A computed fold for a 248-nucleotide part of an RNA from a bioreactor metagenome, annotated as large-subunit ribosomal RNA, domain VI. Model confidence (mean pLDDT): 86 of 100. Its Rfam family is "Bacterial large subunit ribosomal RNA". Its family is annotated with ribosome and structural constituent of ribosome in the Gene Ontology.
[in-house]
Context: one part of a larger RNA
RNA sequence: CGCAGGAGAUUUGAGAGACCCUGUCAUUAGUACGAGAGGACCGUGAUGGACAAACCUCUGGUGUAUCAGUUGUACCGCCAGGUGCAGCGCUGAGUAGCUAUGUUUGGAAGGGAUAAGUGCUGAAAGCAUCUAAGCACGAAGCCUGUCUCAAGAUUAGAUCUCCAUAUAAGGGGCGUUAAAGACUAUGACGUUGAUAGGCUGCAGGUAUAAAGGUGGUGACAUCAAAGCCGAGCAGUACUAAUUACCCG
Numbered sequence: 001c002g003c004a005g006g007a008g009a010u011u012u013g014a015g016a017g018a019c020c021c022u023g024u025c026a027u028u029a030g031u032a033c034g035a036g037a038g039g040a041c042c043g044u045g046a047u048g049g050a051c052a053a054a055c056c057u058c059u060g061g062u063g064u065a066u067c068a069g070u071u072g073u074a075c076c077g078c079c080a081g082g083u084g085c086a087g088c089g090c091u092g093a094g095u096a097g098c099u100a101u102g103u104u105u106g107g108a109a110g111g112g113a114u115a116a117g118u119g120c121u122g123a124a125a126g127c128a129u130c131u132a133a134g135c136a137c138g139a140a141g142c143c144u145g146u147c148u149c150a151a152g153a154u155u156a157g158a159u160c161u162c163c164a165u166a167u168a169a170g171g172g173g174c175g176u177u178a179a180a181g182a183c184u185a186u187g188a189c190g191u192u193g194a195u196a197g198g199c200u201g202c203a204g205g206u207a208u209a210a211a212g213g214u215g216g217u218g219a220c221a222u223c224a225a226a227g228c229c230g231a232g233c234a235g236u237a238c239u240a241a242u243u244a245c246c247c248g
Stems, first nucleotide, its partner, number of pairs: 001152001005163007015149004021049007033038001051106005059100004066093005071086006110144003117137004170247003174190005195240003198236005204229003212223004
């Protein structure tokens, strides 16, 4: 820009893409077959490999400022307690998120038309013949079936609802933002409000703060609601999402 009024939703599916793998074991059955040795088709069930997708409950990883321990040094006047720097100083743990080696799921079944092939009926050609007329089977392959996209499918589809003139329905800008993200876009919210921050509570992490008491000569141990804490889950308008504006 188009889809002959303007919008907001929900859709159909022409068409396109993805997937398409395979082992072993048990049973049928030591049956059919075979002198024996051996040893099935068909069917049913179980369990793997590789590959793919999604996810984080579990098992782990990471988790650069969450907690603790600790060395050197400088500083906070000193003690105590802390802070800076030293690869996050080093070390031990670790929530959310992100992750695989972790978890879950998938390839299918079914239907249709067929290939090679197998047939039925059957003449030409009194026989025979799957073929000439006619009819039936038959593959991981083809068309479907499964998943994803999809009306610029200009053949521009369908359904529902809303709006009537300087504004309306609606959209945008603006702001608070995350499950989104390079930007944009997308999603949530904007006081008729839980969108983010703060605060409170909970979950979770770390591992028992400081000050004080008690015991010990001391290092240290111990006592009483440990203390501290990024992302998680709730609650709460305390703070910020104000009013106004533009398009239509």